[in-house]
RNA sequence: CUGUGCUAGGUGGGGGGCUAGCGGUCCCCUACAUCCACAACCCGCUCACGUGGAGCCGAAGGGCUUCCGGAGGGGGAAGGCGUGAGGGUCCGUCCUCGAGCAAGCGGCGUUGACGGCUGAGCCCUCUGCGGCGCAUGUCGGUGAACCCCGCGAGACCCGGAAGGGAGCAGCGGUAAGCCGAUCUCUGCGGGUGUUAGAGGAUCCCUUGGCCCGAGCCGGCUACUCGUGAAGCGCCUUGUUCCUUCCUUCGAUGGGGCCGUGCACAG
Numbered sequence: 001c002u003g004u005g006c007u008a009g010g011u012g013g014g015g016g017g018c019u020a021g022c023g024g025u026c027c028c029c030u031a032c033a034u035c036c037a038c039a040a041c042c043c044g045c046u047c048a049c050g051u052g053g054a055g056c057c058g059a060a061g062g063g064c065u066u067c068c069g070g071a072g073g074g075g076g077a078a079g080g081c082g083u084g085a086g087g088g089u090c091c092g093u094c095c096u097c098g099a100g101c102a103a104g105c106g107g108c109g110u111u112g113a114c115g116g117c118u119g120a121g122c123c124c125u126c127u128g129c130g131g132c133g134c135a136u137g138u139c140g141g142u143g144a145a146c147c148c149c150g151c152g153a154g155a156c157c158c159g160g161a162a163g164g165g166a167g168c169a170g171c172g173g174u175a176a177g178c179c180g181a182u183c184u185c186u187g188c189g190g191g192u193g194u195u196a197g198a199g200g201a202u203c204c205c206u207u208g209g210c211c212c213g214a215g216c217c218g219g220c221u222a223c224u225c226g227u228g229a230a231g232c233g234c235c236u237u238g239u240u241c242c243u244u245c246c247u248u249c250g251a252u253g254g255g256g257c258c259g260u261g262c263a264c265a266g
Stems, first nucleotide, its partner, number of pairs: 001266006009057003012030005020046005034054005062258003066255003072249009082239006091233003095228001097226004103221003106217003115211007123200006129193002132189004137182006148173004156165003
């Protein structure tokens, strides 16, 4: 060195999660690293490297506080789009309201703007007239068991009689009162009037007349100032996703180093 038979041994690794911690079941990555049974209010263990079987390989492997590389995972920071909760109104913006300005749009204006003078209305006071309402008056009706009037059957009273008397019912009338009509008289009242007159107030508004002769208004936009409201930007805090950076673990893979048993035969 080769062959045969054995034995130890091997038959994956890593990240997350779980856990006091380690391994496994679970999820993921790398890969093809044989299969079966078990395991989440879980299984085995205590510085570890799941337990038990079957098959295969078998000194093949393997090991290293070594280097490169880096799939993938964890942690952190910053930024961005979005979003949840809370806060605030200094500033900006959206919005509300008010004022200013008159640049743009618009409207009115030589069929005359603004301005000036003047008359009337609108406003206030008083008066006349009308109207309305109330009262009074006038007219009509009604209106008293008796204590109002006239007449007064019957009955009653006085009288010898003639006659006289008081008088209920009834009839007629009337007073207060009540009801109605009317405005011819009178008085009073008003948030009264397409009404008449007098006086006042005012120049906001409506309108007539005259003078002058080109501006006036401020609806929308822009701008300025103020006001309010709170949505957003803003502040605090949380978070999905994306980007960048830092850090950590790190597989397959590539390099380096270490190391490879027993027996027999050639």